[in-house]
This is a predicted structure of a 91-nucleotide RNA (c-di-GMP-I-GGC riboswitch aptamer) from bacterium HR37. It was read from a public genome assembly, where an Rfam model found it. Rfam family: c-di-GMP-I-GGC riboswitch aptamer. Gene Ontology term of the family: cyclic-di-GMP binding.

């Protein structure tokens, strides 16, 4: 130091359910616990996942109204990559 035990001692909590927030995705508190050895924390690079605000265009007399197009919202429990740390069998 790599690893990661039916080891100790903790630790986090999908999903649903309550409320709250948010145009949506999502989130944030509580209950719950599928699972996690970085599931702690960083949206930088893929990926996805919404499109309210902006763009085209269509229709409309207009006020709209629809369809694409875009993250500047998101997910770290999607993968990479940063940065930080518990514990210690066997190899």
């Nucleotide at each position: 130091a790599c690893c990661g035990a039916c080891a100790a001692g903790g630790g986090c909590a999908a999903a649903c359910c309550a409320u709250c927030u948010g145009a949506a995705a999502g989130g944030g508190u509580g209950g719950g616990a599928c699972g996690c050895a970085a599931a702690g924390c960083c949206a930088c690079a893929g990926a996805c996942c919404u499109a309210a605000a902006g763009g085209u265009u269509g229709u409309a007399g207009g006020a709209g109204c629809a369809a694409c197009c875009c993250a500047u919202g998101g997910u770290g429990g999607c993968u990479g990559g940063g940065c930080u740390g518990c514990c210690g069998a066997a190899g």